Small-subunit ribosomal RNA, 5' domain from a Candidatus Saccharimonadota bacterium, 483 nucleotides, folded computationally.
Model confidence (mean pLDDT): 87 of 100.
Its Rfam family is "Bacterial small subunit ribosomal RNA". Gene Ontology terms of the family: ribosome and structural constituent of ribosome.

[in-house]
Context: one part of a larger RNA
RNA sequence: GGGUGAACGCUGGCGGCGUGCCUAAUACAUGCAAGUCGAGGGAGAAUCUAUCUUCGGAUAGAGGAAACCGGCGAACGGGUGAGUAACACGUUGGUACCUGCCCCGAAGUAGGGAAUAGCUCGGAGAAAUCCGGAUUAAUGCCCUAUAGUCUCGCAAGAGUAAAGCUCCGGCGCUUCGGGAGGGGCCUGCGUAUGAUUAGCUAGUUGGUAGGGUAAUGGCCUACCAAGGCGAUGAUCAUUAGCUGGUUUGAGAGGAUGAUCAGCCACACUGGGACUGAGACACGGCCCAGACUCCUACGGGAGGCAGCAGUAGGGAAUCUUCCACAAUGGGCGCAAGCCUGAUGGAGCAACGCCGCGUGCAGGAUGAAGGCUUUCGGGUCGUAAACUGCUUUUGUUAGCGAAGAAUAUGACGGUAGCUAACGAAUAAGCCUUGGCUAACUCCGUGCCAGCAGCCGCGGUAAUACGGAGAAGGCAAGCGUUACCC
Numbered sequence: 001g002g003g004u005g006a007a008c009g010c011u012g013g014c015g016g017c018g019u020g021c022c023u024a025a026u027a028c029a030u031g032c033a034a035g036u037c038g039a040g041g042g043a044g045a046a047u048c049u050a051u052c053u054u055c056g057g058a059u060a061g062a063g064g065a066a067a068c069c070g071g072c073g074a075a076c077g078g079g080u081g082a083g084u085a086a087c088a089c090g091u092u093g094g095u096a097c098c099u100g101c102c103c104c105g106a107a108g109u110a111g112g113g114a115a116u117a118g119c120u121c122g123g124a125g126a127a128a129u130c131c132g133g134a135u136u137a138a139u140g141c142c143c144u145a146u147a148g149u150c151u152c153g154c155a156a157g158a159g160u161a162a163a164g165c166u167c168c169g170g171c172g173c174u175u176c177g178g179g180a181g182g183g184g185c186c187u188g189c190g191u192a193u194g195a196u197u198a199g200c201u202a203g204u205u206g207g208u209a210g211g212g213u214a215a216u217g218g219c220c221u222a223c224c225a226a227g228g229c230g231a232u233g234a235u236c237a238u239u240a241g242c243u244g245g246u247u248u249g250a251g252a253g254g255a256u257g258a259u260c261a262g263c264c265a266c267a268c269u270g271g272g273a274c275u276g277a278g279a280c281a282c283g284g285c286c287c288a289g290a291c292u293c294c295u296a297c298g299g300g301a302g303g304c305a306g307c308a309g310u311a312g313g314g315a316a317u318c319u320u321c322c323a324c325a326a327u328g329g330g331c332g333c334a335a336g337c338c339u340g341a342u343g344g345a346g347c348a349a350c351g352c353c354g355c356g357u358g359c360a361g362g363a364u365g366a367a368g369g370c371u372u373u374c375g376g377g378u379c380g381u382a383a384a385c386u387g388c389u390u391u392u393g394u395u396a397g398c399g400a401a402g403a404a405u406a407u408g409a410c411g412g413u414a415g416c417u418a419a420c421g422a423a424u425a426a427g428c429c430u431u432g433g434c435u436a437a438c439u440c441c442g443u444g445c446c447a448g449c450a451g452c453c454g455c456g457g458u459a460a461u462a463c464g465g466a467g468a469a470g471g472c473a474a475g476c477g478u479u480a481c482c483c
Base pairs, nucleotide, nucleotide: 001483002482003481004480006479007478008477009476010475013355014354015353016352017351018350019348020347021313026311027310028309030308031307032306035072036071037070040069041068047062048061049060050059051058052057079266080265081264089190090189091188093186094185095184097183098182099181102179103178104177105176106175107174108173109172110144111143112142113141120133121132122131123130124129150159151158152157164171165170192238193237194236199229200228201227204226205225206224207223208222209221210220211219241263242262243261244260245256246255247254248253268289269288270287271286272285291302292301293300294299319345321344322343323342327341328339329338330337331336358388359387360386361385368379369378370377371376393420394419395418396417397416398415402410427472428471429470430469431468432453433452434451438467439466440465441464442463448455449454
């Protein structure tokens, strides 16, 4: 000198674009953050209409809420960086593999059955919830048929499938082959510090056989062999998410990994599997633990490292806002519903950029301040005064683009026009040298200053005040950290 997710002090007019718990992966009140489909299924409340009525209601039709079965989604999106020194990441190759939805191609979509939620009846319980009886549907489940390019097998042969709905336009279902995109696994190289860590290893290293997996493999098991790694740093310890990048630097290099993007890991702590194309699953399940809450003491409920917000910690980090209008996602034939993703608004000079706080004229160089050798000098064309302008501001009117045929949260916002009036808007640090900028007064090794050198003990350009000056400017200084 440059830089920062900064903080602190003094000060503070506006706009645009960004950024905003770096600490306790501490604990969380409250609300919301993942639903959707009636064109899969039965069932059917409210309400409306009509008829009857002993005015209690009943019957029929329309209607379709909540709940339930079923499908798809919930494995995405969003958060955090605790762990991890590792094929985790980056990069280069590879294959023994999988892939819902989507695209292309081929073939098929026949016949039957048994249940079960719900509803209803009964029971247990404070609750959470649970048990039993009766009864019922399906694109839920099962059986039979059919069987090729599919699977097993050398072959002969054996085996395995489907689901219907419809507004008649379509939407689906099953099997196989291919694609796209996505993923799993393997691999060469690269990727922190310490030797005041020198030896480490028994599924350990390899083989055979088997099991397991979508798949290779000590991944697991049995048997056999005795190997494998290490000063080119094994093992151990400490620290750490990695990268594109960011920052500094002429570069080489150093430092760093907020925001944005890719990958990984985690979801109160530890463990486990289930479902599924995909999870060993943040807002799923089970077990154990700590903690919090409810309880009728028998037993139950919970997990903000989602968005806001609270307490705590801290030098320190925001609104319990608006909208699905746009972009994107889930479901749905669609209409549409959901979406704290996202789009926006709010707060904060936290950063960068831009603008303003007026412009021109104006010397009796006014008054006043400071200073003085008392002549003057200086603040200083500065002010007053005269003329002008209106960015900004205030008020009023008009008023977008972003949206497609329609639909705008932002928003009566941005912008445009008119009126008013210099009107609403300057501070901070420094002035001994380094280092741009000097005098007076006060103080008297005191009070104090200070980045280094050093100032202060009676004329201090170094302390405190004043005037003047220098620097930067809606900021200026200080502190911390990096080059």